[in-house]
């Protein structure tokens, strides 16, 4: 230069084109307690960017970007 993979919460991941996108970890914010960093509760925080198929897109296509991996 050329081919292959990936991108979803602060982080590691799930998530078969259809209902309100989940879950640990972590974070606050209340209970509990002599204390909390241990328990219980309850909460916030999201689909890289821009299109394009569809009734309906995190999911399917195409460029882009930003990452990793082959190739000489």
């Nucleotide at each position: 230069g050329c081919c292959c993979c990936c991108a979803u919460a602060g982080c590691u991941c799930a998530g078969u084109g259809g209902a309100u996108a989940g879950a640990g970890c972590g974070c606050u914010g209340c209970c509990c307690u002599c204390c909390g960093g241990a328990g219980g509760c309850a909460g916030a925080a999201g689909c890289g960017u821009a299109g394009g198929u569809u009734c309906g897109a995190g999911u399917c296509c195409u460029a882009c970007u930003g990452g990793g991996g082959g190739u000489a």

Annotation:
Transfer RNA from an Anaerolineae bacterium, 72 nucleotides, folded computationally. The same sequence occurs in records of 4 taxa. Its Rfam family is "tRNA". Rfam links the family to the GO term triplet codon-amino acid adaptor activity. The coordinates come from a structure-prediction model, not an experiment, and the mean pLDDT is 81. Lineage of the source: Bacteria > Bacillati > Chloroflexota > Anaerolineae. The sequence is in RNAcentral, with records from ENA.